[in-house]
RNA sequence: GCCACCAUGGUCAAGCGGUCAAGACGCCGCCCUCUCACGGCGGAAACCAGGGUUCGAUUCCCUGUGGUGGUGCCA
Numbered sequence: 001g002c003c004a005c006c007a008u009g010g011u012c013a014a015g016c017g018g019u020c021a022a023g024a025c026g027c028c029g030c031c032c033u034c035u036c037a038c039g040g041c042g043g044a045a046a047c048c049a050g051g052g053u054u055c056g057a058u059u060c061c062c063u064g065u066g067g068u069g070g071u072g073c074c075a
Stems, first nucleotide, its partner, number of pairs: 001071007010025003018055001027043005048064005
């Protein structure tokens, strides 16, 4: 250089055209407790960027960026 795959809350991670974008850990609040921890209940927090297709895109297509893996020394 070329090819493939990946990019979603702070971390891990499911979803894959229309849903309130699941879940776990962490964080915050309340309950429990003499206190802490454990446990219970609740809450905040995310679709890499730009463009296209579509009535509608996190999802499909293109380009870019970043990451991982493979391949190559040919002119």
Molecule: transfer RNA
Organism: Clostridiales bacterium